Source information:
Small-subunit ribosomal RNA from an uncultured bacterium, 1397 nucleotides, folded computationally.

RNA sequence: AGAGUUUGAUCCUGGCUCAGGACGAACGCUGGCGGCGCGCCUAACACAUGCAAGUCGAACGAGAGAUGAGGAGCUUGCUCUUCAAAUCGAGUGGCGAACGGGUGAGUAACGCGUGAGGAACCUGCCUCAAAGAGGGGGACAACAGUUGGAAACGACUGCUAAUACCGCAUAAGCCCACGGCUCGGCAUCGAGCAGAGGGAAAAGGAGCAAUCCGCUUUGAGAUGGCCUCGCGUCCGAUUAGCUAGUUGGCGGGGUAACGGCCCACCAAACCGACGAUGGAUAGGGGUUCUGAGAGGAAGGUCCCCCACAUUGGUACUGAGACACGGACCAAACUCCUACGGGAGGCAGAAGUGAGGAAUAUUGGUCAAUGGCCGAGAGGCUGAACCAGCCAAGUCGCGUGAGGGAUGAAGGUUCUAUGGAUCGUAAACCUCUUUUAUAAGGGAAUAGAGUGCGGGACGUGUCCCGUUUUGUAUGUACCUUAUGAAUAAGGAUCGGCUAACUCCGUGCCAGCAGCCGCGGUAAUACGGAGGGUCCGAGCGUUAUCCGGAUUUACUGGGUUUAAAGGGUGCGUAGGCGGCCUUUUAAGUCAGCGGUGAAAGUCUGUGGCUCAACCAUAGAAUUGCCGUUGAAACUGGGGGGCUUGAGUAUGUUUGAGGCAGGCGGAAUUCGUGGUGUAGCGGUGAAAUGCGUAGAUAUUAGGAGGAACACCAGUGGCGAAGGCGGCUUACUGGACGAUAACUGACGCUGAGGCUCGAAAGCGUGGGGAGCAAACAGGAUUAGAUACCCUGGUAGUCCACGCCGUAAACGAUGAAUACUAGGUGUUGGGAAGCAUUGCUUCUCGGUGCCGUCGCAAACGCAGUAAGUAUUCCACCUGGGGAGUACGUUCGCAAGAAUGAAACUCAAAGGAAUUGACGGGGACCCGCACAAGCGGUGGAGCAUGUGGUUUAAUUCGAAGCAACGCGAAGAACCUUACCAAGUCUUGACAUCCUUCUGACCGGUACUUAACCGUACCUUCUCUUCGGAGCAGGAGUGACAGGUGGUGCAUGGUUGUCGUCAGCUCGUGUCGUGAGAUGUUGGGUUAAGUCCCGCAACGAGCGCAACCCUUAUCUUUAGUAGCCAGCGGCUUGGCCGGGCACUCUAGAGAGACUGCCAGGGAUAACCUGGAGGAAGGCGGGGAUGACGUCAAAUCAUCAUGCCCCUUAUGACUUGGGCUACACACGUGCUACAAUGGCGUAAACAAAGGGAAGCAAAGCUGUGAAGCCGAGCAAAUCUCAAAAAUAACGUCUCAGUUCGGACUGUAGUCUGCAACCCGACUACACGAAGCUGGAAUCGCUAGUAAUCGCAGAUCAGAAUGCUGCGGUGAAUACGUUCCCGGGUCUUGUACUCACCGCCCGUCA
Repeated sequence: AGAGUUUGAUCCUGGCUCAGGACGAACGCUGGCGGCGCGCCUAACACAUGCAAGUCGAACGAGAGAUGAGGAGCUUGCUCUUCAAAUCGAGUGGCGAACGGGUGAGUAACGCGUGAGGAACCUGCCUCAAAGAGGGGGACAACAGUUGGAAACGACUGCUAAUACCGCAUAAGCCCACGGCUCGGCAUCGAGCAGAGGGAAAAGGAGCAAUCCGCUUUGAGAUGGCCUCGCGUCCGAUUAGCUAGUUGGCGGGGUAACGGCCCACCAAACCGACGAUGGAUAGGGGUUCUGAGAGGAAGGUCCCCCACAUUGGUACUGAGACACGGACCAAACUCCUACGGGAGGCAGAAGUGAGGAAUAUUGGUCAAUGGCCGAGAGGCUGAACCAGCCAAGUCGCGUGAGGGAUGAAGGUUCUAUGGAUCGUAAACCUCUUUUAUAAGGGAAUAGAGUGCGGGACGUGUCCCGUUUUGUAUGUACCUUAUGAAUAAGGAUCGGCUAACUCCGUGCCAGCAGCCGCGGUAAUACGGAGGGUCCGAGCGUUAUCCGGAUUUACUGGGUUUAAAGGGUGCGUAGGCGGCCUUUUAAGUCAGCGGUGAAAGUCUGUGGCUCAACCAUAGAAUUGCCGUUGAAACUGGGGGGCUUGAGUAUGUUUGAGGCAGGCGGAAUUCGUGGUGUAGCGGUGAAAUGCGUAGAUAUUAGGAGGAACACCAGUGGCGAAGGCGGCUUACUGGACGAUAACUGACGCUGAGGCUCGAAAGCGUGGGGAGCAAACAGGAUUAGAUACCCUGGUAGUCCACGCCGUAAACGAUGAAUACUAGGUGUUGGGAAGCAUUGCUUCUCGGUGCCGUCGCAAACGCAGUAAGUAUUCCACCUGGGGAGUACGUUCGCAAGAAUGAAACUCAAAGGAAUUGACGGGGACCCGCACAAGCGGUGGAGCAUGUGGUUUAAUUCGAAGCAACGCGAAGAACCUUACCAAGUCUUGACAUCCUUCUGACCGGUACUUAACCGUACCUUCUCUUCGGAGCAGGAGUGACAGGUGGUGCAUGGUUGUCGUCAGCUCGUGUCGUGAGAUGUUGGGUUAAGUCCCGCAACGAGCGCAACCCUUAUCUUUAGUAGCCAGCGGCUUGGCCGGGCACUCUAGAGAGACUGCCAGGGAUAACCUGGAGGAAGGCGGGGAUGACGUCAAAUCAUCAUGCCCCUUAUGACUUGGGCUACACACGUGCUACAAUGGCGUAAACAAAGGGAAGCAAAGCUGUGAAGCCGAGCAAAUCUCAAAAAUAACGUCUCAGUUCGGACUGUAGUCUGCAACCCGACUACACGAAGCUGGAAUCGCUAGUAAUCGCAGAUCAGAAUGCUGCGGUGAAUACGUUCCCGGGUCUUGUACUCACCGCCCGUCA
C1' cells in the first nucleotide's frame, strides 16, 4: 500500500466482498510447563445454609466468677458466707454502623466532564489558638413480681447507677436587634473596632502520684459535603407548538443555605425552527479499540462521580442518611402458624435453581495493606492478601542438539518403469538435561508492630539492644541423580492468498467470504501422499474500527452515470465596493492557574528475559485569568462613486389586458343549372345519392383559426405570445452624466404565476375529435387504414398545480486567444441608394487554452475563482404503504420498511444483425435450352418388420454417401456347435522330430480319431528350426467416448480478403495503414492521404490444350521412286500426319479515341491465338465442439472360459408405406430392317485373344499373335442412303411372368449376369414446387477403365454431332466494401415483456 467482481474487450460511475487489528467472548479439533492479569455481557429473575459491623468494664448499675485470703456448720471434704479479684458479660451509655463491598434498573439531567462562583452555606473524629468545667435535681432500662400470646413480641406494678436526662450560676468570646467610627468591594453589600440591651455551656474516668484520656464555648485550619452559573454531552419534524405554580413581583413559611422549594395576593408572562414539547434509546468521565490523521465505535477489569438496594412512598436518629445487611406504611412474592397473627429481602463473598452459546470454590488467613472501636493489650473485618478452577487472554520456555547415504524398509503416492518423493528423515554413533520425576538444602515479603531493658531530649516522642509475630510455604530459588528419557497439533493448498498430484464421485454427494466449483480425465466435493502457514494452540462464528475519499472538516459530486427546485417576488439567515479614524468581540503572542492518579509515549531501574512492576520526564492539542499587538473580519464615527437606483429625451418588439373591425376557407340551410354516380383506399367496403347527391352558381347563417410576410428573427421570469385597429399598461436596450450614496447578491419557510388534460356553474358548438358504432386488414385486431360520431377543444367565472415544465445545464459577480453570421441602438472617418473602423445589448455557428470517463463544453462555459440556495449516496421493492397537509373529485406534496439481487448504470470500441442507406459481384434473378416432381424399374435413406435385418453419414455441406462392386468369404449382425496363453506377437520350462503332404473314419462344418511318409548344422557338449504340453507376464476387442485427441476431409469459397513491424492518434479497448477519388476478375493497379513498409492470400511460376520451328524416325507415316501376293507388305525415304524432347509465340508491344499527361477502358491493325486465349492442379486468417475412435494412430474407461477366436447355416437382398438420386419411356426430329462411313482415350499374362469350325443366340471347341504406337479387346454409335410402319396403348414402351439354356464359381434356393422363344403391365410429356447450364457449353450419341471369379442404369475418363439466350440489376438467394441504429456479443435461431402451470 491494495485486490476480486458488471463487459467480447475498454474507460468511468457505483455497490458487494476480501486481505489487517481488536475482544470480559462462544463453538469445533487438540492440549506439556510457568509468570502476570481476567472470568453472568442473558433474568435489577427467585433464593436453602453459615459467614460479610462491631467495639469499649479506663462511662454505669446489677449478675456469674477461675483463683487467693478469712469465717461458720460439721457427716474432714462437702455446704454456706465475707473480702480481694483476673475473666465473661445481657442491659444503660459512647463511638462506629452514611465508610468499605455490590449493581447499572432508572436518568437526555447542572447527571457527568471542564472552568468559574458561594458577599447565600454546613462540616463528627484531627491540628492550632483562646477561655472554662460551680452547685443541684428527677427519672428510665437492667433486675424482681404479676400477666397476655402458638410464636414474634409485649402490658402493668415496684427498685436503681452513670460521661444518660433537666433547671440554676458564670460568659473572654459567640448569637439576636440597635445606633456610632474606620476601611474595602462585585449591584444587593462585606470586614474590623468600641458601646449599651437581651440570650445560651460543661462530665467525668484511669493512676499512689506526676500526668494522661475525655467534657463545654469560641476562632482559625484541614478534610468532606451542599448550592449556583458559562460551555460541551445520542436519534429522528411521518413529534410544531408547549406550559397555570406555569413566568415574574410583594409578603410570609421552610432550609445549613439561595430559590415557586412551599403558601396567600398581584401582573400575564415564559420556552420554541440556534428545534421547545412529546417519543425512542442510554449511567457519565479518566480511558479502551481502530485509524497516517481528522474521525468512528465502545465505556468489561482499575480509578473518579452519579443513581439504586424486591416495587412504590415517608420520615426518624445523627456532624453526616431520607440509610443494601435501620424504622414505618402500601403492593407483589416466599415461608411459619394453634388461622388470631407473624417473619423475610445475596445488585456483599461463596453457593443453588432458572435463563442462556456462555462465565469459577458453600477454600485459607487477618502475616502484610487499610478500616471501626479501645488508653492499651486486643477484638472485628468474605475490605484485603493468598490459594483453588478455566488455554479465556497475554508473555516466556520446552517437546532435543551434532554427525549420519545402502539415499534402508515401508507407504504412498507419483512415474517416461529408468526412477522420483517422504528424506538426514529413520536406524546407528556422540552430546546435553531446560521441563517433568525423585532426593537434599532453602529465602525475601518483618527496614513493620508488640513486650522487656537501656539511652537522648525533657516529659511523650525518638534512638539502640533483645524477645516474639508468616496464611501463602517447605513455596520461589539452588544443588544432586536417572535418562532422549515425560511432552504436537490445527487450518489450508482454483484466483484474491503462501502451498499440487493421484484415486473415488459424476449438476449426485457436497463446497462456498466474493467470483464461483461439481453433468466420466475436478489442483475447487470426499480420501490419500506431498506441500504451505501458524504453533500449545489452530480454525469457525458474533461484534467494532480500518481498507471505504462509500456522508468527503481534512476529503466527493449534480448536461448524459444517483442528483438543479417549473418560474419569479421576497422574510429570517448567510455573504458583501473604495478611503480614513476609533474600539478590541473574533484573531495572534507572552505569563499565571488548572487539566487527579492509573493508562499511552520516552529515559532509567527491579523480577534470569519478557509480560508485569517501580521511578523520573514528556504529553494531556482543553478551559479560565492577565498583559500586549491592531494587518484582516466584526462594532462605532466621518467621507467617496465605480456596484445599485433615480432623472431627461429617444429606439425596437407575436410582452400583457379590454373593446371594435376584416377577408380567405370548411360546414350548414335556401334558390338556380345539371345527371348518375360521389366518396374513400394498397385494394375495398361501411357511408351519401333518382325523395336528385358529387360538381357548379347566387345571395345567406354560424363558429373557430388567422395563409403569404416568417427568418437557429423578435418579446417575456417561466408557462408562453402571430390578421388589422383603439384605449390602458409592464419590461428591456442605447445616449447624456444632473441626483441619491452601498441603498447590493442569494434566499430556508412564505406568497405569486404556471402548457395540456381534468373538475364545477352558465353559455357556445363550424371544423377536428378520446369514448362509442360500423367497414376493412388479420390466425385474432378491443390497433394502425376508412365512414360516422359524443364529451372536449371556444367564451365567462372558479378549482387543479402537474409535464421529456429540457439547454435533461440554479442565481449573481469578475477574469480568460481568435474568426464569422444575424438583431436593436450609438460614435468616428470618408462620403452620399452608402463604405470602413470602433462600441453597448441580445441571439447563433466554428474554434485555441483549460476542463471532462468519454461524448463534448469552450466569453450565452460543462474553463479559472468567490457567495448563497436546492438536491444525490447500489439496483429492485417505490415515488409504493402508513401518517399528515392541500383538493369537489381525479389526485398532488411529504415519504419509509420488510424482503431480494451482485450487480443496475454512463460513454466509447470491435463485431454481428436490421422487413436502414449507398456501391459492387455470382447461372442469384431475368432471357433461353433441357430436366426432376406423374409411370415402370434400378439404387440409397427413413419407417416398419425380424433371431439378425451390423455400423456410420442428417439442411445447404446425409440419402448411386463410406461401398472402385454383400451368393460363401467379405462380415463387423443373428442362431447353433467349438476353443481358453488363445486365430496373431515376445519371453520361460519340458517333451518330440518334425512341419508340409497323403489315406481312411466321423461331423452340417470346424473340431476330433487312426495310419503312412518325414529335419538341418555340429568342435558331438549342443545349437537352430518346427510341433505338442504347461506356467504366467500377456495377446485380442469393427466394445464406449470424434464433446479427451493426432491425422485426414467437407463447408463458407477460388469469395478477396486476413494480418504484422515501426511510426502516429487515443487514458484505454482500439484506430490509422486496409478509409477516400478512379479502375479491375482480384486489398489488381494508379492518384491522394500520418503513415512507411512487410507477410499469408490474388496474379505469375506447374500440367494440359490451340500455332510454328528444330531434333529424332520404330512398332508410326507414304509426297516422290521401285518391287510384289495389292496388304506401308517389302526396298527406300522422314517431306507430311503422328509420337516426345527442346525452343519460339501474347507483352495493352503498336495505332486512334476517352480518362487526370495516371491506372485503365473502347475500337483497330497484325496474328494460330488479344487483353486472365480454354481447361486443370493450387483453397489465406478463420467459422461450424461440422465429419471420421469402423482406414490408420492414440489418452482414458470397459470385457478377459468372453464384448476375444474358429466353423456351418442365416441375415445385411425383408415390405403396408414416405423421400432423394438415376435409367428406360410415353414415340414419326421416331421404331424396325438392309447395306455403308468417320474417333479419342484406355486395358491385357491366374491376361487380351485373332482366324477357322459348331450353335438362332448367350457361348463352346481349337488356338495364330501379343508383356504391346507391332498382337488383341474393337463392332464405335448417333449420322448419311434405301425400304417399311402412319398416330394406334401401336411394328411405341418394355416391366412382370413361363419354358428352355449359356457362363463364372466348391456352391447361383434364399440371392448373379446373360441368351432364345413366348407373355406384353404402367405410361400418350407429368399439380404445387424445384434442379442444371453462358460455347465446343447445354442437349444428344456411343467407347474405355477401376473394383472384379462372376455380377453397373453407379463412378471415373474419352471422343462424335452440336444449339438457344443474356434488355438489364427493381425483385428472390448468397457474398464483398463503406456508412448508420442497437438494451444483441452463445452475436436476431439474439435479447426480452406479460399471463398461466
Model confidence (mean pLDDT): 83 of 100. RNAcentral holds the sequence, with entries from ENA and SILVA.